[in-house]
RNA sequence: CCCGAGAAGGGCAAACCCGCCGUGAGGCGGGGGCGCAAAGCCACGGAUCAGGCGACAGACCUGACAGCCGGGCUGCCGAAG
Numbered sequence: 001c002c003c004g005a006g007a008a009g010g011g012c013a014a015a016c017c018c019g020c021c022g023u024g025a026g027g028c029g030g031g032g033g034c035g036c037a038a039a040g041c042c043a044c045g046g047a048u049c050a051g052g053c054g055a056c057a058g059a060c061c062u063g064a065c066a067g068c069c070g071g072g073c074u075g076c077c078g079a080a081g
Stems, first nucleotide, its partner, number of pairs: 002081001003078002011036002016031006034067001040073003044070003048064005
């Protein structure tokens, strides 16, 4: 370094519920706990979703999403191999 244990100490937190914000996707806080070894950070590519435009779709524009897949940056602990 790869790797990731019925390891230790910790961490995060899906659905759902409540409050607030947002046209919306969704976000933040509280409860909750399905899961997670990067489920820490970054919208760079793709996917998806929302809004606009548009007769529809596509294209385009503006957003959302990092717990969809890639990519970039950073990082705790440690057995076996």
About this RNA:
Predicted 3D model of an 81-nucleotide RNA (c-di-GMP-I-GGC riboswitch aptamer) from a Candidatus Rokuibacteriota bacterium. Model confidence (mean pLDDT): 88 of 100. Its Rfam family is "c-di-GMP-I-GGC riboswitch aptamer". The family has 40 seed sequences and 1,298 matches in Rfam 15.1.